The prediction has a mean pLDDT of 77. A computed fold for a 405-nucleotide RNA from Sinomonas gamaensis, annotated as Bacterial RNase P class A. The source organism's lineage runs through Bacteria, Bacillati, Actinomycetota, Micrococcaceae and Sinomonas. Its Rfam family is "Bacterial RNase P class A". From the family's description: Ribonuclease P (RNase P) is a ubiquitous endoribonuclease, found in archaea, bacteria and eukarya as well as chloroplasts and mitochondria. Gene Ontology terms of the family: dimeric ribonuclease P complex, ribonuclease P activity and tRNA processing. The sequence was found by an Rfam model in a public genome assembly.

[in-house]
RNA sequence: CAGGUCGGCCGGGCGAUCGCGGGGCGCUUGCUCUUUCGAGAGGCAGGGGUCACGAGGAAAGUCCGGGCUCCGCAGGGCAGGGUGGUGGGUAACGCCCACUCGGGGUAACCCGCAGGCCAGUGCCACAGAGAAGAGACCGCCCCGGUACCCCGCGCGACAGCGCGAUUGCCGGGGUAAGGGUGAAACGGCGGUGUAAGAGACCACCAGCUCCCCGGGCGACCGGGGAGGCUAGGUAAACCCCACCCGGAGCAAGGCCAGACAGGGCGCGUUCGAGGGCUGCCCGCCCGAGCGUCCGGGUAGGCCGCUCGAGGCCGCCGGCAACGGCGGUCCUAGAUGGAUGAUCGCCUCCUGCGUCUGGGCAAUCAGGCGUGGAGACAGAACCCGGCUCAUAGGCCGGCCUGGCCU
Numbered sequence: 001c002a003g004g005u006c007g008g009c010c011g012g013g014c015g016a017u018c019g020c021g022g023g024g025c026g027c028u029u030g031c032u033c034u035u036u037c038g039a040g041a042g043g044c045a046g047g048g049g050u051c052a053c054g055a056g057g058a059a060a061g062u063c064c065g066g067g068c069u070c071c072g073c074a075g076g077g078c079a080g081g082g083u084g085g086u087g088g089g090u091a092a093c094g095c096c097c098a099c100u101c102g103g104g105g106u107a108a109c110c111c112g113c114a115g116g117c118c119a120g121u122g123c124c125a126c127a128g129a130g131a132a133g134a135g136a137c138c139g140c141c142c143c144g145g146u147a148c149c150c151c152g153c154g155c156g157a158c159a160g161c162g163c164g165a166u167u168g169c170c171g172g173g174g175u176a177a178g179g180g181u182g183a184a185a186c187g188g189c190g191g192u193g194u195a196a197g198a199g200a201c202c203a204c205c206a207g208c209u210c211c212c213c214g215g216g217c218g219a220c221c222g223g224g225g226a227g228g229c230u231a232g233g234u235a236a237a238c239c240c241c242a243c244c245c246g247g248a249g250c251a252a253g254g255c256c257a258g259a260c261a262g263g264g265c266g267c268g269u270u271c272g273a274g275g276g277c278u279g280c281c282c283g284c285c286c287g288a289g290c291g292u293c294c295g296g297g298u299a300g301g302c303c304g305c306u307c308g309a310g311g312c313c314g315c316c317g318g319c320a321a322c323g324g325c326g327g328u329c330c331u332a333g334a335u336g337g338a339u340g341a342u343c344g345c346c347u348c349c350u351g352c353g354u355c356u357g358g359g360c361a362a363u364c365a366g367g368c369g370u371g372g373a374g375a376c377a378g379a380a381c382c383c384g385g386c387u388c389a390u391a392g393g394c395c396g397g398c399c400u401g402g403c404c405u
Base pairs, nucleotide, nucleotide: 001401002400003399004398005397006396007395008394009393010392012346013345014344015343016342017341018340020054021053023051024050025049027047028046029045030044031043032042034040056376060387061386063385064384065383066382067381068249069248070247071246075282076281077280078279080245081244082243083242084241085099086098087097088096089095100114101112102111103110104109115240116239120238121237122234123233124232137179138178139175140174141173142172143171144170145169146168147167151164152163153162154161155160187205188204190202191201192200206230208227209226210225211224212223213222214221215220253303254302255301256300262294263293264292265291266290267289274286275285276284310329311328312327313326314325315324316323317322347373348372349371351370352369353368354367355366356365357364
């Protein structure tokens, strides 16, 4: 210097004028209550001043986990759902960190639905003999039969006859080494052995099981020994195993004000209707009214509502996630739903035009003018994550390559 990879930050700034939302602190007007008639305090309805604050890295998706609220005095089982290597972190998690194993990459680094196929049941098209206790197509070997020529032997005067071998065909038996099919074929390779072969046997490997040693909290890693020879893949198939799980949700849930109109049917009042909030069962409990249909009224205000598993800084511990200690700060709470407009300066960006410099050119850098403040995108109870989207700019760690010293 170039490329790669991982992480962090910003996403306009300052000032002025006017305008929005709620809040703090004063001032002031009127009414009301009390009164020792001075006035003070409270309440209600207004006016105006000042101060600080006012959307995000995701506010999104609603995918997880919680806080909080309500239901149940709680319990057990089944069903159902979730996670899935080990160790840590956390309020918790399906999240984060570290490590192990596997895959990709030269590497930094990235990815993994990462327990179990010897518990069981499925599936593996087509091709192929055969796809999991499978299998004989082509071949190879043995036996029997059969056939002509050539060849060899024997007999024969010749013709010819008999036997053997080669080759071909038919039948029976053996074989799974060689070849073929396929994504994948029941271990690999070299020998012994055999009629031909085969882990049938042997040596060396791989796999599996068991035992032992060393390292590690552990997943696991390294090493040694023994053994029968060896039964694929798929669980992101059903399933098995281990661990975890009440439900509903701020439209939760409370308070106030206000208005109205009840009637029918069914069941029931201790021989128990109905209810106990994912579903079913058991058990336990509450219980005098409940269920259902038709009809009427209300949809207003207040709380919840923002001080938190909170932010920032420093130190300590830890590889890290994170934790501890100390200091400091208070940073929206709307409810048809608030943040805006203008001007000046600075900063940043950009299409075009133009000028300058280097350069053969491509092109690069800078200045001026013009244009702009963008991309993804707006809180609604709050928090910890994950995921999707994203103009532009800045900073840093690590890896690889090149050059210089």